[in-house]
RNA sequence: CGAAACCACUAGGGGUGCCUUUAAAAGGCUGAGAUCGAGGUUUAACUUCGAGACUCUUAGAACCUGAUCUGGAUUAUACCAGCGGAGGGAAGUGGCUGUUACGGAAA
Numbered sequence: 001c002g003a004a005a006c007c008a009c010u011a012g013g014g015g016u017g018c019c020u021u022u023a024a025a026a027g028g029c030u031g032a033g034a035u036c037g038a039g040g041u042u043u044a045a046c047u048u049c050g051a052g053a054c055u056c057u058u059a060g061a062a063c064c065u066g067a068u069c070u071g072g073a074u075u076a077u078a079c080c081a082g083c084g085g086a087g088g089g090a091a092g093u094g095g096c097u098g099u100u101a102c103g104g105a106a107a
Base pairs, nucleotide, nucleotide: 001103002102006095007094008093009092010091011057012056013055014054017029018028019027020026035051036050037049038048039047040046041045063088064087065086069082070081071080072079
């Protein structure tokens, strides 16, 4: 000197579970978020696409794999913790400001 955070604009990533009764609807639990619509499969529920909100974008635990995992709770659950100094995983510009890491230069 550069590099955070915060704000704006544009772009992109991600998840959508469990229980109460039966099919819908309705209600309850945790959470930032578990919503709505249209299909497919062809009979019991699973899956695909789109939209909305939320959230995250390499200083990356948003989210996925491991996982039909391990331990502890609960009516039950991806509810809590471990796993995790494991592996993957999506960005740019401007404003404001001037920071712990980190990088560069000089003394």

Annotation: A computed fold for a 107-nucleotide RNA from Fictibacillus phosphorivorans, annotated as TPP riboswitch aptamer (THI element). Model confidence (mean pLDDT): 77 of 100.